FMN riboswitch aptamer (RFN element), 149 nucleotides, folded computationally. Rfam family: FMN riboswitch aptamer (RFN element). Its family is annotated with FMN binding in the Gene Ontology.

This record gives sequence, structure tokens and C1' cells, in this order.
RNA sequence: UACGUGCUCCGGGGUCGGUGGGAAUCCGAACCGGCGGUACAGUCCGCGACCCGCGGAGGGCUUCGGCCCGAGGCGGUUGAGCCGGUGGAACUCCGGCACCGACGGUGAUCAGGCCCCCGGGCCUGUAGUCCGGAUGGGAGGCGCACGAA
Repeated sequence: UACGUGCUCCGGGGUCGGUGGGAAUCCGAACCGGCGGUACAGUCCGCGACCCGCGGAGGGCUUCGGCCCGAGGCGGUUGAGCCGGUGGAACUCCGGCACCGACGGUGAUCAGGCCCCCGGGCCUGUAGUCCGGAUGGGAGGCGCACGAA
């Protein structure tokens, strides 16, 4: 300490009220925002994870025909922002007004539909914050050791 190798550790956040017999899912308001890049980013560029496909190290079972599980790696898909100001530089800061949020589960009081004895019944859909995969994985980060310059 720019570099190489190895190792330890770290590595995702967020609710209250109202209505109601019943809701953290409706209504109202609030709150949250992984990693690297760049003038400081949920909304720019890229990455990770989830999901789909290819692949197949290796493993298990077997009536020896075969069946099953399956890492690394590769590919695909993947939501959302503008204006003004300052400045050498900012879709990143300041001001303003907006917007987005995977998959599975959970249900109505909401929406749509059908029925009806007019008080209700049935069907379908519906959560960034609830539950779950996840005491998981991971982009990456701090540090230590050895080497090397």
C1' cells in the first nucleotide's frame, strides 16, 4: 500500500388512526428505500436477489432398464422524475411538485357480477410496511495475514 493470494467478520428498511361484528389488505394520514459508479441517487448507468431458461461438477436410489437431487458458470426478464436554484461539475445537493415497489399466502367492511324473503347470500379480484421462502442468499465493505513492488 496501487497489486496478488488466503482468512475472519459485517452485509434490507418501514404503522398509526377511522369505519365496522370482523381490516396493519378498505378510507385517511404516516413511514421505508440493498450494493458499486458519478458532486451526496428508491426513480441516471451498472450489479445483486427473486423469477424463467441453458448447463451439468458432484451426490442419492436402482428391479441395472433407469429414476431423482443438483453447485459453479452462461443467457433472459425485472418498477418509478421532472422543473427551478447554486456551482467548474449535481435527473444525486437545496426548493417545489410527483412517482415506484417481485413471488406465494392471508379478506373483506372495498370494486365488479349473479340471486333475493330487502335483510342479506354467493362468486371473482384486491398488502412496499402482516405471514412466508429467509437463522437463506448476495452485490459488496472493514480488517488481518502472507507475498510482492